[in-house]
Molecule: SAM riboswitch aptamer (S box leader)
RNA sequence: CUUUUAUCCAGAGAAGUGGAGGGAUUAGGCCCUUUGAAGCUUCAGCAACAGGUCCCAGGGUACUGUGCUAAAUCCUACAAGCGCUCGCUUGGCAGAUAACCG
Numbered sequence: 001c002u003u004u005u006a007u008c009c010a011g012a013g014a015a016g017u018g019g020a021g022g023g024a025u026u027a028g029g030c031c032c033u034u035u036g037a038a039g040c041u042u043c044a045g046c047a048a049c050a051g052g053u054c055c056c057a058g059g060g061u062a063c064u065g066u067g068c069u070a071a072a073u074c075c076u077a078c079a080a081g082c083g084c085u086c087g088c089u090u091g092g093c094a095g096a097u098a099a100c101c102g
Stems, first nucleotide, its partner, number of pairs: 001102001004099005013043005021032003026077004044069003049065003052061003073094001078091005
């Protein structure tokens, strides 16, 4: 990096540095941001995906390995259905995270 499986309407922030962007891309929106964006460092927190461990149908535990800490994966774009024509529901595409195979 590829494939497969599962989940994605919950949860959780501060300081230092930095100096203009960021919210995955392509598009349309909308939002955050000099009342300092991204990045980096430190500490803190959330979370039970895999392992460990306790209890034993349930469940707990943040010890280990990742991961995450604005807004539903921020919303939509593709299709089907409903319908008050702009919304709702469902399933895809794409993406993110974990584990396995290659």